[in-house]
Context: one part of a larger RNA
């Protein structure tokens, strides 16, 4: 000298753009952050004569596995970066093909009893579907057995034929268009598992290690595999650092540096992990699931003591911690996401606003002209100098402000703008509404007076103060930065 997610101290016009628990992965009051569909299906309520419309709990579908936060744990099931699966998976999306036939039996909501303080649950009769269950058919999947080609990397792969067993839908919904179901193949995204090799610190950690290292049968998985089992065999790993302990979420990136490097991982993007703490699994294409369950622990709430409820590291905000870090906003207009044939519904993602000089940039705070030069206040060799064109006092401008009036684009396909009466634009007024903060012994740009007397003090080093201090303290003046200036922390 540079940089900050800064923080304190004094100071503070405006604006754009950014950015804002780095501590206690402490605890949390209150709202709101995943709902959707009536074009799957009965009922009920409401309005009407009626056709019919809405709305509504429940039955079913799809979504909730995505968005959003965090970084505790992980030193290798993480990441990168090259590659592999002949060992895998796929809802919704696009291609291709071929179907979509025939029956049946429950059940929730409601309704009646009944039990409990609530939370809720139990008989009971009865109702319906694109919910649930049989039968049938198979283009064609799967499997099995026989017969060939081909090809490859060991296992094997991939393909022709013939036989045999097995396997599927929702004569749905609207109807005007179409949305839909089922079985197969192929894509495209997305993911799953192997590999190799990178990247912290310790040897005051040197030997670890029994499912442990490999085989075989077997189970399990979407898939290979000690992943698990039984049984055999003794192997595997380490000074090229095993095994231990201490730290840490990994990259792109970020900072500094000519560079090589060193530090470092807020915002943003990828990934991985986490969802009061531990374990478990259910559904489901997909979760071992933040706003699902289920069990134990702590905590905390409500009880009629019999038993329940709850999990903010979502967005706001509250307490508590700390040097310290925001509004219980507005709108789904755009973008994006989920349902829905759409109309549209939801979306604290987002899009904007709002707070803080926390950064970084960009304006302003007036221009010009004015005396051998006012007062004032320091100093003074008492003649003067300094403050100083600096003000006074002329002319003159109008960024900013404030008034008033007009007003977008950001929306497409026509209607629809949260920001918003906001940016702009125009007019008006009137120098008017706007400057500190550090520093002046030397490094380092700036000097004097008075006060103090080794005191009160200063300091980043070297050092100053003990009576003429340019180092202390106050005042004049200078000096550097400027809406900022100084400290204090880190990191090159």
């Nucleotide at each position: 000298g540079g940089a900050c997610g800064a923080a304190c101290g004094c100071u503070g016009g405006c604006g754009g753009c950014g950015u804002g628990c780095c501590u206690a992965a402490a605890a949390c009051a209150u709202g709101c952050a995943a709902g959707u569909c009536g074009a799957a299906c009965g009922a009920g309520a409401u309005a009407g004569c009626a056709a019919u419309a809405u709305c509504u709990a429940g039955u079913g579908g799809c979504g909730a596995a995505c968005g959003g936060c965090g970084g505790a744990g992980u030193a290798a099931g993480a990441c990168g970066u090259a590659a592999g699966c002949a060992a895998c998976g796929u809802g919704c999306c696009c291609c291709g093909a071929a179907g979509u036939c025939u029956g049946g039996g429950a059940u929730a909501u409601a309704c009646a009893g009944c039990c409990g303080a609530a939370a809720g649950g139990c008989u009971g009769g009865g109702c319906a579907a694109u919910a649930c269950c049989g039968g049938a058919u198979a283009c064609g999947g799967c499997c099995c057995u026989c017969a060939g080609a081909a090809g490859g990397c060991a296992u094997c792969u991939u393909u022709u034929g013939a036989g045999g067993a097995u396997u599927a839908a929702a004569u749905g919904g609207u109807u005007u268009u179409u949305c839909g179901c089922u079985c197969c193949g192929g894509g495209a995204g997305c993911g799953g598992c192997u590999u190799a090799c990178g990247g912290c610190c310790u040897a005051u950690c040197a030997g670890c290690u029994a499912g442990u290292u490999g085989g075989u049968g077997g189970g399990g998985u979407a898939a290979a595999g000690g992943c698990c089992u039984a049984c055999c065999a003794a192997g595997g790993c380490a000074a090229c650092g095993a095994c231990g302990g201490g730290u840490a979420g990994g990259g792109g990136g970020u900072c500094u540096g000519a560079g090589a490097g060193g530090a470092u991982g807020a915002u943003c993007c990828c990934c991985c992990c986490g969802a009061g703490u531990g374990g478990g699994a259910c559904u489901g294409a997909g979760a071992c699931a933040c706003g699902g369950c289920c069990c134990a622990c702590a905590c905390a709430c409500c009880u009629a003591c019999g038993g329940g409820u709850g999990g903010c590291a979502g967005c706001a905000g509250u307490u508590g911690g700390g040097a310290a870090u925001c509004u219980u906003g507005c709108a789904c207009a755009a973008u994006g996401g989920g349902g829905g044939c759409a109309a549209c519904c939801c979306u604290g993602a987002u899009g904007c606003a709002g707070c803080g000089a926390c950064g970084c940039c960009g304006c302003g705070u007036g221009g010009a002209g004015g005396a051998c030069g006012a007062a004032g206040g320091a100093u003074u060799u008492a003649g003067g100098u300094c403050u100083g064109u600096a003000a006074a006092c002329u002319c003159c401008u109008u960024u900013u402000g404030c008034c008033a009036g007009g007003a977008a684009a950001g929306a497409c396909u026509u209607a629809g703008g949260a920001c918003g009466g906001u940016a702009c634009c125009u007019g008006g007024c009137g120098a008017a509404u706007a400057a500190g903060c550090u520093c002046c012994g030397g490094c380092u740009a700036a000097c004097u007076a008075c006060g103090u007397g080794c005191c009160a003090g200063c300091a980043g080093c070297c050092g100053c103060g003990g009576u003429a201090a340019u180092a202390c303290g106050u005042a004049g003046g200078g000096a550097g930065c400027g809406a900022g200036c100084g400290u204090u922390g880190u990191c090159c």

Predicted 3D model of a 492-nucleotide part of an RNA (small-subunit ribosomal RNA, 5' domain) from an uncultured bacterium.